Model confidence (mean pLDDT): 81 of 100. Small-subunit ribosomal RNA from an uncultured prokaryote, 1475 nucleotides, folded computationally. Its Rfam family is "Bacterial small subunit ribosomal RNA".

[in-house]
RNA sequence: UGAUCCUGGCUCAGGAUGAACGCUAGCGGCAGGCCUAACACAUGCAAGUCGAGGGGUAACAGGAGAGCUUGCUCUUGCUGACGACCGGCGCACGGGUGAGUAACGCGUAUGCAACCUACCUUUAACUGGGGAAUAGCCCGGAGAAAUCCGGAUUAAUGCCCCAUAAUAUUUUUCUAAUACAUGUUUUUGUGAUUAAAGUUUUUCGGUAUGAGAUGGCAUGCGUAAGAUUAGCUAGUUGGUAAGGUAACGGCUUACCAAGGCUACGAUCUUUAGGGGGCCUGAGAGGGUGGUCCCCCACACUGGUACUGAGACACGGACCAGACUCCUACGGGAGGCAGCAGUGAGGAAUAUUGGUCAAUGGACGAAAGUCUGAACCAGCCAUGCCGCGUGAAGGAAGAAGGUGUUAUGCAUCGUAAACUUCUUUUACAUAGGAAGAAACUUCUCUACGUGUAGAGAACUGACGGUACUAUGUGAAUAAGGACCGGCUAACUCCGUGCCAGCAGCCGCGGUAAUACGGAGGGUCCAAGCGUUAUCCGGAUUUAUUGGGUUUAAAGGGUCCGUAGGCGGAUUUUUAAGUCAGUGGUGAAAGCCUGCAGCUCAACUGCAGAACUGCCAUUGAUACUGGGAAUCUUGAGUAUAUUUGAAGUGGGCGGAAUGUGUCAUGUAGCGGUGAAAUGCAUAGAUAUGACACAGAACACCGAUUGCGAAGGCAGCCCACUAAGCUGCAACUGACGCUGAGGCACGAAAGCGUGGGUAGCGAACAGGAUUAGAUACCCUGGUAGUCCACGCCGUAAACGAUGGUCACUCGCUGUCGGCGAUACACAGUCGGCGGCCGAGCGAAAGUAUUAAGUGACCCACCUGGGGAGUACGCCGGCAACGGUGAAACUCAAAGGAAUUGACGGGGGCCCGCACAAGCGGUGGAGCAUGUGGUUUAAUUCGAUGAUACGCGAGGAACCUUACCAGGGCUUAAAUGUAGGAUGCAUUAGACAGAGAUGUUUAUUUCUUCGGACUUCUUACAAGGUGCUGCAUGGUUGUCGUCAGCUCGUGCCGUGAGGUGUCAGGUUAAGUCCUAUAACGAGCGCAACCCCUGUUGUUAGUUACCAGCACAUUAUGGUGGGGACUCUAACAAGACUGCCGGUGCAAACCGUGAGGAAGGUGGGGAUGACGUCAAAUCAUCACGGCCCUUACGUCCUGGGCUACACACGUGCUACAAUGGUAUGGACAAUGAGCAGCCACUAUGCAAAUAGGAGCGAAUCUACAAACCAUAUCACAGUUCGGAUCGGAGUCUGCAACUCGACUCCGUGAAGCUGGAAUCGCUAGUAAUCGGAUAUCAGCCAUGAUCCGGUGAAUACGUUCCCGGGCCUUGUACACACCGCCCGUCAAGCCAUGGAAGUUGGGAGUGCCUGAAGUCCGUCACCGUAAGGAGCGGCCUAGGGUAAAACUGGUAACUAGGGCUAAGUCGUAACAAGGUAGCC
Repeated sequence: UGAUCCUGGCUCAGGAUGAACGCUAGCGGCAGGCCUAACACAUGCAAGUCGAGGGGUAACAGGAGAGCUUGCUCUUGCUGACGACCGGCGCACGGGUGAGUAACGCGUAUGCAACCUACCUUUAACUGGGGAAUAGCCCGGAGAAAUCCGGAUUAAUGCCCCAUAAUAUUUUUCUAAUACAUGUUUUUGUGAUUAAAGUUUUUCGGUAUGAGAUGGCAUGCGUAAGAUUAGCUAGUUGGUAAGGUAACGGCUUACCAAGGCUACGAUCUUUAGGGGGCCUGAGAGGGUGGUCCCCCACACUGGUACUGAGACACGGACCAGACUCCUACGGGAGGCAGCAGUGAGGAAUAUUGGUCAAUGGACGAAAGUCUGAACCAGCCAUGCCGCGUGAAGGAAGAAGGUGUUAUGCAUCGUAAACUUCUUUUACAUAGGAAGAAACUUCUCUACGUGUAGAGAACUGACGGUACUAUGUGAAUAAGGACCGGCUAACUCCGUGCCAGCAGCCGCGGUAAUACGGAGGGUCCAAGCGUUAUCCGGAUUUAUUGGGUUUAAAGGGUCCGUAGGCGGAUUUUUAAGUCAGUGGUGAAAGCCUGCAGCUCAACUGCAGAACUGCCAUUGAUACUGGGAAUCUUGAGUAUAUUUGAAGUGGGCGGAAUGUGUCAUGUAGCGGUGAAAUGCAUAGAUAUGACACAGAACACCGAUUGCGAAGGCAGCCCACUAAGCUGCAACUGACGCUGAGGCACGAAAGCGUGGGUAGCGAACAGGAUUAGAUACCCUGGUAGUCCACGCCGUAAACGAUGGUCACUCGCUGUCGGCGAUACACAGUCGGCGGCCGAGCGAAAGUAUUAAGUGACCCACCUGGGGAGUACGCCGGCAACGGUGAAACUCAAAGGAAUUGACGGGGGCCCGCACAAGCGGUGGAGCAUGUGGUUUAAUUCGAUGAUACGCGAGGAACCUUACCAGGGCUUAAAUGUAGGAUGCAUUAGACAGAGAUGUUUAUUUCUUCGGACUUCUUACAAGGUGCUGCAUGGUUGUCGUCAGCUCGUGCCGUGAGGUGUCAGGUUAAGUCCUAUAACGAGCGCAACCCCUGUUGUUAGUUACCAGCACAUUAUGGUGGGGACUCUAACAAGACUGCCGGUGCAAACCGUGAGGAAGGUGGGGAUGACGUCAAAUCAUCACGGCCCUUACGUCCUGGGCUACACACGUGCUACAAUGGUAUGGACAAUGAGCAGCCACUAUGCAAAUAGGAGCGAAUCUACAAACCAUAUCACAGUUCGGAUCGGAGUCUGCAACUCGACUCCGUGAAGCUGGAAUCGCUAGUAAUCGGAUAUCAGCCAUGAUCCGGUGAAUACGUUCCCGGGCCUUGUACACACCGCCCGUCAAGCCAUGGAAGUUGGGAGUGCCUGAAGUCCGUCACCGUAAGGAGCGGCCUAGGGUAAAACUGGUAACUAGGGCUAAGUCGUAACAAGGUAGCC
């Protein structure tokens, strides 16, 4: 998608998470916990320590002393200790965060012959002397404070000076060795440079060497996106010199040179900490970087240095800025991205906890102090793991719920109750750890004042925690989501396109397994779902592992740069490649094994792995590099040859047009038909001459040539190319080709010419509803030439180029094949057909879309859109490059079956045609619509409703309306109660239903039976749904079709059979045939009718015989005939002739009653129309229940301005009227048909025989004969109306039929249009029946009587069948579908402007600070203050660029239930479509 195969997107099932949200929640273990505002922070804590460095003594404790008011004060650094201070070490670690950074930042592998390194380890040497200050303390001063200033005095492991000095550094010198060299190594001498003290031991400092570890620097490789970022760079690149640094270096400065980077992506923009790892995945990959570990960066923002071994320093300093706080307004203070905590932001993330017991760190000799590192605890189901919420028995299958086919059954469900058992967990009580070993102290042992070893003592935040025991008792503990498919799990009720659901498809419009509730079920489970994100499925970016004819996709074509790839042989090398070895690849993690927590999660130990990088050794087939050779790839030469190949020039005829002349006269021209136009001023036509431009008939083709676009009269010149023959020459020179260059139809543009024909635009005429079109008449650009642009096409074989290989048949062009018109073969082109293979198929198939190799281009759902913006090109038109937001769940390819076509072919049908008669006009009947009405009950509505349901509405029917009543009229039964009725007759009231009342009234064995009334259950409904249904019916259509089994074909839907050639009424039959058979249909079998026979004759019949009668089968008889009703026969293309293979057809064939299904009927395939019917009936669901049920009276269904359908009667003479005469069939009949007689003009009435019927009942009419009427609104026609009646019926007013008298309307054959019929038919004539009291019957269904015309034929209209074709249709042409406009919503582009952001440039200014210079001040000096300079953060300003937000207005786009105008596309889509 109707179904199929493919392409292709969308979606889901899995796993995961620092998660969040909703509902729910018993316990424990282990882990994790601001992803947002690198936002702002109150408060506390997070870095100190050393008195065994120092001066010392503010606080605390002790001792001593003094005063005495006897427990207070004072003194004393004397002791333990110690605030502040000097000094040492630390503060550069640990802890936090991820803002910045696309970088040697990180990872990996190397290097430093260019380096430093406190503490630590090792090697080995030294430790003399001297000096000057300063903080503190004390005194004074300024200030609100922070803090600062002045004076005096003082210490050292602080600072300075001198001596000593090597294996150190450096200057210079000497010797030797070695190397290709810059150099390297070694030896000797000379000059300069360094120390601090304390002590009982000890400790500390200084110099130098090497190593470890750390750090710094450098290098190779790897490490995000954008080319709509293509050029960037002046200290830039290099050199020399100097400075600077721990150290190399443009790191900095001066000079010199002009370099350096970049398509293997520089520069710019955007995003981002990197890795080990983590998630996912079969893997390759993809995503990610939270916790833990390593590295980096940062510490309010920016800059700067100081100190130091180490910092340009998170809890240091200075400056600038923003912000916050204090202030006495003068000035100051601060930095949680440490741990807690607060506010804010947010969907969202914890305690202002305990301890230094352990591990680790700083300091210290040590005790020890400090440590928000760390270890623990608290909060949170955030995750992983584990445990539990009980176990066994128990069927009256309880109650209850739910469902149901409802006296019942099913299910919840062994579930519960009940009995027995257990006690994890929870609760209570009791016990109670490991983690602790050190340091230190004491004792002992060994040697040697100290070190090592052994023993003892001391130390637990967690925590009375883990764990153990005892006790009680099922006791304390289950939810969430889902149940239409994917996807495990189904029913009821409510709702009724509402409310709602939804991951996708989709569900909901009165029977929802999809919404909401319930019962039941399914899946997980202390969790379950939802949302978000990532991977997977997705081979849907394809290295593993995709494609490009038609689905998205081959560049329009060639040349060619870079690049990629590349023939044969030999040799060499060893870059790729392969193998071995070494180093590295931190730990953790993953995997395996073992072990520890009762298991597991978790943790420990060991192994493996870490697919990588580097180095080294080896191998040499292949690839690469070097060298040499070769000829087959490629090219050249030579000899023919071919062609619409190109460019330029010349020539030619036909046609057309125009002009002149001539002939000639009224039209020409054009179309579907016309008109505009031309023409009496002489056209068209015809002839002659002249001129002009463009294109080249025939040849001509499935031909040829060219790279493509393209190229066509003939000749010449120039140029290019191909093929073939020969095998002379070069020797891989080759293929492809990103950028680039060139060519490139038509149209278009510029300049200048030219212009016959044709002909956009335009004008007119037509067509049309309109016609800015199609058609016609004109006609400008253009088409042509020269030069210059443009650079696109469905530029197509929708098929890139080159090379090799792989079945055949056939045609043709150009060569060779000695010569030739013949020919085997061969080379190169152009075609057709068919295999294998390939392909989704269609198809392709040596000219591949096959099999391989190489290179290039391009694709990744549809739309938005080849659009916007930017850039490039162009005179312009426009071209190239080329998105996103938003939106949809599809869009698409090929093929299949149908349906359809204003496609084709064949065929049929009263389909047309040929005929006959109608309808449409009139009046009436009847049905319908509409209108009206209280109601005009309901249904049927193209064919396929409308004289239909209805085969019969005055009441009834009746369903409708008005009014009056009843609550059960009728059926059935149960239970309770009452009663003796019911019935009949009468009276009264009433429209009646009904009510009231009078009279009359059971049986009995006394238990009851029966009747009636009443109550409850139960009924009733023509109320709704024909779109829930059964049944029935109409129609296509009595059309010839519709299918199946097996086989075969196709990946499949499906096809074949069922097609083809014939034939038929027929898918009827025959032949052929990958089909062979079969079924439902056709036909036949059935009924009627047509002929005959046999049998049988009553009520039918009567030939012959007889009887009777005016007459009649009336009677006796008869079984011949007609007929009746049963059984047979008969017709089958059987026979003949012709045609044909056959089937079959033809024949005025024979025979026959009948001849080619004899005529008619019944019979209706698979299916279509959601066709009709819930009002025949049945039935699911819904609805009403003192009414939507039911009874009654009256009314209505019959209304009437009108419209339509179906009929009847007519308009007349083929007739009317009158009189007379003849002939049927079917069917019906007892509340019936009614002969006959009488009465009445008649309808009819009164009598009355026959008949339950082959017995009785009913004049058949048209027709025939005679008479009359003479063309007229009539002796046609009978409507309408008046009067009088008859009949049916309870009753003819609304609203019956019929009779008689009178009246006597329209109508003189019917417009457009339309219907029926092909033979006993049409037409015409009457008869019967059903329904029914009667009848609105002119209807319906049957019956017979009389009884035609025409069919050439299938072009056309309608319907149908088969085959074929196209399709964008499948609700199937009443289909699909396009664009403008109008309305709403959404995102986007442009835009006068407006407002931000970051980065850069120029100019001005310029703090702190390093460095440089100066220095009359201080200092013996070193040095410092001061001053000046360079540089810079920041600030200001200017012009431009880039990138956002917003905006009046504006442009197109998308979506939207319904709108307006047309109908462009899909069929030949009605003008083939498209680029």